[in-house]
RNA sequence: GGUGACGUAGCCAAGUGGUAAGGCCCCGGUCUGCAACACCGUUAUUCAUCAGUUCAAAUCUGAUCGUCACCU
Numbered sequence: 001g002g003u004g005a006c007g008u009a010g011c012c013a014a015g016u017g018g019u020a021a022g023g024c025c026c027c028g029g030u031c032u033g034c035a036a037c038a039c040c041g042u043u044a045u046u047c048a049u050c051a052g053u054u055c056a057a058a059u060c061u062g063a064u065c066g067u068c069a070c071c072u
Stems, first nucleotide, its partner, number of pairs: 001071007010024003018055001027041004048064005
């Protein structure tokens, strides 16, 4: 220098045009003499950024940024 993949909550992660699932952590509650365990509840007002297409974009298109892999 070129090619490809990926970017979603504090962490992991689903979602491939029509209300953004789930798990962990944290926090609150029940339980307990106090804790731990267990059970219940609980988080997305910029889905990396900007622009475009569309009635409607996390999703499609382009550019940029970042990470990873491969080629040279």